[in-house]
RNA sequence: AGAGUUUGAUCCUGGCUCAGGACGAACGCUGGCGGCGUGCCUAACACAUGCAAGUCGAACGGAGAUAUGAUUUCGGUUGUAUCCUAGUGGCGAACGGGUGAGUAACGCGUGAGCAACCUGACUCUUAGAGGGGGAUAACACUCGGAAACGAGUGCAAAUACCGCAUAAGACCACGACAUGGCAUCAUGACGAGGUCAAAGGAGCAAUCCGCUGAGAGAGGGGCUCGCGUCCCAUUAGAUAGAUGGCGGGGUAACGGCCCACCAUGUCAACGAUGGGUAGCCGAGCUGAGAGGCUGAUCGGCCACACUGGAACUGAGACACGGUCCAGACUCCUACGGGAGGCAGCAGUGGGGAAUAUUGGGCAAUGGGCGCAAGCCUGACCCAGCAACGCCGCGUGAGGGAAGAAGGCUUUCGGGUUGUAAACCUCUGUCCUUAGGGACGAAAAAAAUGACGGUACCUAAGGAGGAAGCUCCGGCUAACUACGUGCCAGCAGCCGCGGUAAUACGUAGGGAGCAAGCGUUGUCCGGAAUUACUGGGCGUAAAGGGUGCGUAGGUGGCCAGGCAAGUCAGAUGUGAAAUCCCCGGGCUUAACUCGGGUGGUGCAUUUGAAACUGCGUGGCUUGAGUGCAGGAGAGGAAAGCGGAAUUCCUAGUGUAGCGGUGAAAUGCGUAGAUAUUAGGAGGAACACCAGUGGCGAAGGCGACUUCCUGGCUUGUAACUGACACUGAGGCGCGAAAGCGUGGGGAUCAAACAGGAUUAGAUACCCUGGUAGUCCACGCCGUAAACGAUGAGUGCUAGGUGUCGGGGGUAUCGACCCCCUCGGUGCCACAGCUAACGCAAUAAGCACUCCGCCUGGGGAGUACGGUCGCAAGACUGAAACUCAAAGGAAUUGACGGGGGCCCGCACAAGCGGUGGAGUAUGUGGUUUAAUUCGACGCAACGCGAAGAACCUUACCAAGGCUUGACAUCCAGUAAAAACUGUAGAGAUACAGUGUGCCUUCGGGCGUACUGAGACAGGUGGUGCAUGGUUGUCGUCAGCUCGUGUCGUGAGAUGUUGGGUUAAGUCCCGCAACGAGCGCAACCCCUAUAGCUAGUUGCCAGCGGGUUAAGCCGGGGACUCUAGCGAGACUGCCAGUGAUAAACUGGAGGAAGGUGGGGAUGACGUCAAAUCAUCAUGCCCCUUAUGACCUGGGCUACAAACGUGAUACAAUGGCUGAAACAAAGGGCAGCGAAGCAGUGAUGUGAAGCGAAACCCAAAAAAGCAGUCCCAGUUCGGAUCGUGGGCUGCAACCCGCCCACGUGAAGUCGGAGUUGCUAGUAAUCGCGAAUCAGCAUGUCGCGGUGAAUACGUUCCCGGGCCUUGUACACACCGCCCGUCACACCAUGAGAGUUGGCAAUACCCGAAGUCCGUGGGGUAACCUGAAAAGGAGCCAGCGGCCGAAGGUAGGGUCAGCGAUUGGGGUGAAGUCGUAACAAGGUAACC
Repeated sequence: AGAGUUUGAUCCUGGCUCAGGACGAACGCUGGCGGCGUGCCUAACACAUGCAAGUCGAACGGAGAUAUGAUUUCGGUUGUAUCCUAGUGGCGAACGGGUGAGUAACGCGUGAGCAACCUGACUCUUAGAGGGGGAUAACACUCGGAAACGAGUGCAAAUACCGCAUAAGACCACGACAUGGCAUCAUGACGAGGUCAAAGGAGCAAUCCGCUGAGAGAGGGGCUCGCGUCCCAUUAGAUAGAUGGCGGGGUAACGGCCCACCAUGUCAACGAUGGGUAGCCGAGCUGAGAGGCUGAUCGGCCACACUGGAACUGAGACACGGUCCAGACUCCUACGGGAGGCAGCAGUGGGGAAUAUUGGGCAAUGGGCGCAAGCCUGACCCAGCAACGCCGCGUGAGGGAAGAAGGCUUUCGGGUUGUAAACCUCUGUCCUUAGGGACGAAAAAAAUGACGGUACCUAAGGAGGAAGCUCCGGCUAACUACGUGCCAGCAGCCGCGGUAAUACGUAGGGAGCAAGCGUUGUCCGGAAUUACUGGGCGUAAAGGGUGCGUAGGUGGCCAGGCAAGUCAGAUGUGAAAUCCCCGGGCUUAACUCGGGUGGUGCAUUUGAAACUGCGUGGCUUGAGUGCAGGAGAGGAAAGCGGAAUUCCUAGUGUAGCGGUGAAAUGCGUAGAUAUUAGGAGGAACACCAGUGGCGAAGGCGACUUCCUGGCUUGUAACUGACACUGAGGCGCGAAAGCGUGGGGAUCAAACAGGAUUAGAUACCCUGGUAGUCCACGCCGUAAACGAUGAGUGCUAGGUGUCGGGGGUAUCGACCCCCUCGGUGCCACAGCUAACGCAAUAAGCACUCCGCCUGGGGAGUACGGUCGCAAGACUGAAACUCAAAGGAAUUGACGGGGGCCCGCACAAGCGGUGGAGUAUGUGGUUUAAUUCGACGCAACGCGAAGAACCUUACCAAGGCUUGACAUCCAGUAAAAACUGUAGAGAUACAGUGUGCCUUCGGGCGUACUGAGACAGGUGGUGCAUGGUUGUCGUCAGCUCGUGUCGUGAGAUGUUGGGUUAAGUCCCGCAACGAGCGCAACCCCUAUAGCUAGUUGCCAGCGGGUUAAGCCGGGGACUCUAGCGAGACUGCCAGUGAUAAACUGGAGGAAGGUGGGGAUGACGUCAAAUCAUCAUGCCCCUUAUGACCUGGGCUACAAACGUGAUACAAUGGCUGAAACAAAGGGCAGCGAAGCAGUGAUGUGAAGCGAAACCCAAAAAAGCAGUCCCAGUUCGGAUCGUGGGCUGCAACCCGCCCACGUGAAGUCGGAGUUGCUAGUAAUCGCGAAUCAGCAUGUCGCGGUGAAUACGUUCCCGGGCCUUGUACACACCGCCCGUCACACCAUGAGAGUUGGCAAUACCCGAAGUCCGUGGGGUAACCUGAAAAGGAGCCAGCGGCCGAAGGUAGGGUCAGCGAUUGGGGUGAAGUCGUAACAAGGUAACC
C1' cells in the first nucleotide's frame, strides 16, 4: 500500500466482498510447563446455608465463673482480685463492598463563583468544668401470646437525662462610628440589653484519656453559573407555580423550594415541548491524522438497594446487611397473628452460546472500636478452577544414503515422503527423586508468614512423559491420485459439482500458524462509500418550474479609533493510573517501580493591530436617480378586418359523392358532390417569418386605440455602499382536469359503426359527446430541458445576426474602423470518464441557496398539511439482488440508408409437384425389421452393388484362456482324407504321419492345463487425433514499426476511380510485410521441332475379289515429348497526363481463351468412437466367439431423388453411316454352328495403339401408322425358358409368347441451366459369382434468352440505430394460475407506557386542637394550679388503589391490497432496429 466482482473487451460512476488490528467473548478439534492478569455482557430473576460491623468493663449497675479471705446456725452470708458479659451509655454503623435499573439532567466533564452555606473525629490557639435534681433498662414478681413479642408493679446506676450558677466568647435585636467592596452588602471597634456551657474515668503518683464555650486550619460536603454532552421535525408550538414582583414560611444556605396577593409573562427553528435510547468521565480499541466506536477489569463522580411512599436518629442518611406504611412474592402458624429482602463473599435454582471455590489467613496494606493488650474486618492478601487473554520456555542437538522398508504416484525409467527414520555420539530446559532453602517483617530489642518447604540453589536419573489445527480454484502462500456424477456436498465474494472436479469426500504431498488453530459475533480500518482535513450534481444518484423578498450568511475605496474574533508572552488548572521517553527490579519478557516530557482544552492577565468585526469621518468605481434618445408577437382592456371551414336560404345542374393499401360504414333522385349569389356563427390569424424580437419562467404572432411593466444607448447633474444571495413566507405558473354561468364553427378523449386481424376493446375510415373558446374561482403539476441555480471578476481568436452610439470618408447613402447590450456557429488554452464545454464555460476564483450517497421495494405505505374532487407536497421500513448505471469500442442484427456482386430476380429453355414404377427416408409393424446421417450442408447419403457370406439385428443350438496375439508347463505331430450322427457348429471312429541336430535339444504346428490376458460394430464425435461438409473460389483475414486515443481500440484495410479480385492507380500519418486473389501445375484450342511401332499411307514398287496386305516412306492423320504463342504488346477515343475502360488491327485464340486441380483467418461443441487410431467408462460361461434359419426386401398412408411415359420434331420396319474414353488371364472371348431369343457350343487371338468386349445411338435414307387410351404407354399378371451360384421360396438378372393398368403434359408451389452450355442420343468403367433406372466418366447432335437491378434469396464494402454479445432462432413486458416470504388496510381484541379529571386516602412531616395523661421547672406548707410535653382528634399534602374519557406504542385478527422470489405453466407482443403506429413525460 491494495485486491476480487457489472462488459465480448474498455474507461468511469457505484455498491457488495476480502486481506489488518482488537475482544470480559462463545463454539469445534487439540492440549506439556511457568509467570502476570481476567472471569454472569443474559433475569435490577428468585434465593437454602454459612460468613460479610462491630467495639469499649479505663462511662454504668447487675448476673455468672475461678482463685482467695473473713464469717457461719454449715443452709449460707460477705469482701478482694482476675475473667466474662445480656442491659444502660459512647463511638462506629452515612466508610469499606456491590450493581447500572433509573437518569438526556448542572447527572457528568471542564472552568469559575457562594458578600447565600454546613462540617463529627483530627491539628493549632484560647477560655473553662461550681453546685444540685428526678427518672429508667437490666433485675425481681405477676400476667398475656403457638410464636414474634408484649403489659403491669417494684428496686436501682452512669461520661444517660434536667434546672441553677459563672460568660472570655458566641448568637439576637438596638444606637452611633470607621474602613472596604460587587447591587443586595462585608469587616472592625464602642455603648447598653437579652439568650447560651460542662463529665468524668484510669493510675501509688507524675500524668494520660476524655468533657464544655470560642476562633483558625486541614480534609469532606451543599448550592449557583459559562461552555460541552445521542437519535427522531412523519414530535412545532409548550407552559397556571407556569414567568416576575411585594410579603411571609421553610432550610445549614440562595431560590416558587412552599404559601397569600398582584401583574402576564416565560421558553422555542441557534430546535422549545414530546417520543426513543443511554449511567457520565479519566480512559480503551482502531486510524497516517482528523475522526469513528466503546465505557469490562483499575481510578473519579452520580444513581440505586424486592417495588412505591415517608420521615426518625445523627456532624453526616431520607440510610444495601435501620424504622414506619402500602403492594407483590416466599416462609412459619395453634388461623388469632408473625417473619424476610445476596445489585456484600462463597453457593443454589432459573435464564443463557456463556462466565469460577459454600477454600486459607488477618502474616502484609487499609478500616472500626479501645489508653492499651486486643477484638472485628468475604475490604484485602493468598490459594483453587478456566489456554479466557498477554508473555516466556519445551517437546531434543550433531552426524547419518543402501537415498532402507512402507505409503502415494508413475510416461513403469522413475519421482516423492527424505537426513526424515533406523543407527552412532551428545545435552538435561521442563520432568522425577533426594538434600539445602528465602525476600516479603516493621524505623531499640523480642515475637509474629496464610502463601509455603513455594520461588530459588545443588546432586542424581533418563531422549525417556510432552503437537496440533486450518488451508492448498482466483483474491491468497501451498497439487496430485481415487471416489462421487447438478447427486452428495462446498461457498467470504466471484463461483465449483450434469463421468477425466488442483473448488465436494478421502488419501499422499505441500503451505501457514503453533499449545494452540479455526469458526461465529461485534467495533475501527481499508471506505476519499457523509469527503473539516477530503467528494459531487449537462448525459452516471443529484439544480428547486420561476420570481419577489424576511431571518440568516457574505460584502467596494481612504483615514484615524476600539480590541470581540485573531496572534504572542506569562500565570492557574488540565488528579492518580494509562500513552510516550529515560532508567531500575523480577534469569528475559509480559508485569512492575522511579524520574521526565506531553496533555489539542478552560480560565485569568499583559501586549500587538495586518486581516475580519464594531463604531466615527470621508470617497465614487458597485447600486440607484435625473436628463436626452431607441427597439420590441412584454402585459391588460375595448374596438375592428379579410381569407378559410361548417351551417342556412335561393339559383344552375345530374348521379353519384366521399373515403382507403383495397374497401365498407356514411351522404345522395325527398336532388347530394360540384358551381353561383345572399346570409348566420364561432374559432384561428396564411404571406411577412428570420438558430429574428420580447418576457423571470410558463409563454407571447392580423390591425387600431387607451392604460402599463421591463430592457437598452448616450450623458455624468444627484444620492453615497443604499449591494449579492436567500431557509421559512408570498406571488406567478403549459396542457389536462374541477366548480358556476355563457358560447359552441372546427378539431376531438369517451362512445357507435365500418374495415384489418388468429383475435383487434388498437393503428386506418365514417360519425361523434365532454373538452377545445369567454368570465369568475380552484388545481399547482410536465422530458416546467440548455436535463446546466443566482451574482461578481478574470482568461487567445474568427465569423454571422438583432438594437443603439461614435470615428473616418462623402453632397449624401453605402463601404471601412471602434464600441455597448442581446442572440448563434467554429475554434485555442484549460476542463472532462468520454461525449463534449469553451467569454452565453462544463475554464480560473469568490459569495449565498437547493440537492445527491447502490439497484429494486417506492415516489409506495403510514402520519401530517393543502385541495370540492382528481390528487399534490412531505416521505419511510421489512424484504430482496450483486449488481443497477454513464460514455465510448469491436462485432452481430434491423420490416435503417448508400454502393456492388452472384442463374439471386428478370428474359428464356427443360424439368419437378399429377401417373405407374425404381430407390432412399420418416412412420407403422415385427422376434428382428442392425447402426449412423436430419434445414440449406440428412433422405439413388455411409452402401463402387444385403439370396448364404457380407451382418453389426432376431430365434434356436452349442463354446469359455476363447475365432485372433504373446508368455509358461505337459502331451502329441498337426493338417488333410474317409465314414457315422446331427440343421449345422460339433462329436465319434478310421486312414495318416514333420524339419534340423553336436542326440543334450531346437524350430514350426496341434491338443490339454493354470493364469496373466484376448475379444467387444458395447457407451461417450459434448474427452480426442485424423478425415470431411458448409459459408465460399466469397475477397477477404492479419502482422511489424510508427502515429492517435487514459483505454478497449483506431490508423494502415477508410476516401476518389477501377477490377472477376484488398486487381491496380491516385490521394492520405502512415510505411512495409504475411496468409488469401492472380500466376506457376494438368487437360483442351494453333502451328512448329524431335521421334515413327502395334498407329498412318501422299508419292514409288509389289499384291488381292477386297484390304497399309507387303517392300518402303515421315509428307498427312495420329501418338507423346520439347519449346513457341496472348503481353492491353499496337492504334484510336474516354479517363486525371494514372489505373483502366470502349472500339479496332493483326491473330488459331483477346483482354482470366475454355475446363480442372488448388479452399485464407475462421464459423457451425456441424458429421464420423460403425473406415482407422485413441483417453475414460462398461461386459468377461458374455455386450466375446461359432453355427442353422430368419431379418435388414415388411406396408394403410406420407416425403425426397430418379428412370419411363402420355406420343406424329413421334412409334414401328427395313437397308445403311460417323465417335471418344475405357476394360480384359480364376479375364475379354472372335469367326463358325444351334436356338425366335436369353443363350449354348466352339475355340482362334490377346497380359493388348496389335486380339476381344464392340453393335455406337440419335441423325440421315426408304416404307408404314393418321390423332385413337392408339401400331402411344409399358405397369401388372400368367406360361415356358436361359444364366450365375452349394442354394434364386422368402429375395437375383435375362429371354420368348400372352396379358396391356395408370397416364392425353400435371394445383398451390418449386428446381436446373448463360455455349459446345441446356436439351437430346448412345458408349464405357468401378463394385461384382450373379444383380444398375444409381454413381463416375466418354463422346455424337446441338439451341433460346439476358431490357435491366425495383423486388425475393445469399454475399462484400461504407454508414446509422441498438436495452443484442449463446449476438434477432437475440432481448424483453404485463395480467392470470401455483408455492413461499416480508409488509399495508381490517370488524375488533389483548397488553404496555406517559399524562389528565375525579373518588378513596396508609405511614409520615407540618398546622390546629388537645376536655384525656403527665417525674424534673415555677407558685404553693400541702392540696392543687401553672408552664411545657404526650396520647387522642381535626386539617393541608400525600403512595398504592379505584372510576372515566382520551393519547401513544406494541401483539394477535376472518378477510383483503399491492410487493418480492421461485422449474422448461397460460395468454398475448408493449419496449430495444424506423421494434414494424418513433419513443418518452
Molecule: small-subunit ribosomal RNA
Organism: uncultured bacterium